The RNA shown here (transfer RNA) has 76 nucleotides and comes from Candidatus Avisuccinivibrio stercorigallinarum. Rfam family: tRNA. The family's RNA type in Rfam is transfer RNA. The organism belongs to Candidatus Avisuccinivibrio, within Bacteria.
[in-house]
RNA sequence: GCUGCUUUAGCUCAGCAGGUAGAGCAAUUGAUUCGUAAUCAAUAGGUCGGGGGUUCGAUUCCCCCAGGCAGCACCA
Numbered sequence: 001g002c003u004g005c006u007u008u009a010g011c012u013c014a015g016c017a018g019g020u021a022g023a024g025c026a027a028u029u030g031a032u033u034c035g036u037a038a039u040c041a042a043u044a045g046g047u048c049g050g051g052g053g054u055u056c057g058a059u060u061c062c063c064c065c066a067g068g069c070a071g072c073a074c075c076a
Stems, first nucleotide, its partner, number of pairs: 001072007010025004019056001027043005049065005
């Protein structure tokens, strides 16, 4: 340098032939317990990496940029 994959909640990840985003763990509160842990219930938490475009409508489609991973190429 080229190609492919990837970026969604604090973490690990779903989601989608375009229609106002979810799970598990973690956190908080409550119940239970003499107390802790475990268990159960509830609550909170997200400009869906950034910027444009198409569309009535974009996490989803297109373009550019950035981060990560992998492969290939180059290496006087």
Model confidence (mean pLDDT): 81 of 100.